A computed fold for an 85-nucleotide RNA from a Synergistales bacterium, annotated as c-di-GMP-I riboswitch aptamer. Of the family's consensus pairs, 95% are formed in the model. The RNAcentral record of the sequence draws on Ribocentre.
[in-house]
RNA sequence: AGCCCGAAACGGCAAAAUCGUCGAAAGGCGAUGACGCAAAGCCACGGGUCUAAAGCCGAAAGGCCAUGACCGCCGAGCUGCCGAA
Numbered sequence: 001a002g003c004c005c006g007a008a009a010c011g012g013c014a015a016a017a018u019c020g021u022c023g024a025a026a027g028g029c030g031a032u033g034a035c036g037c038a039a040a041g042c043c044a045c046g047g048g049u050c051u052a053a054a055g056c057c058g059a060a061a062g063g064c065c066a067u068g069a070c071c072g073c074c075g076a077g078c079u080g081c082c083g084a085a
Stems, first nucleotide, its partner, number of pairs: 005083002012037002017032006035072001041078002045075003048070003055064003
C1' cells in the first nucleotide's frame, strides 16, 4: 500500500406514519419523523414483486398485458469514507 473484514470515531442515509404535491395506479418528489443501514451510493442487466392507463378479449362482471414502477427483495456490474483486532 492492496484485498477480505468490521471495533472506534468524524460524518452520511432515512422505514412506518402524517401533511403537501405529481401520477390512472403502483409509485415518485418535498417537509416532519427515525425503524433500520458499511454501500440503505449509482445502475432495471438476470430473477422476483407491484400496478394496469392505453391496447386486446368479453354481453357484462371481469381477464390478459409494461411501454409504468420497486435496487430498504436477491444476484451481477460501476463507484466510494474511516482504519482497531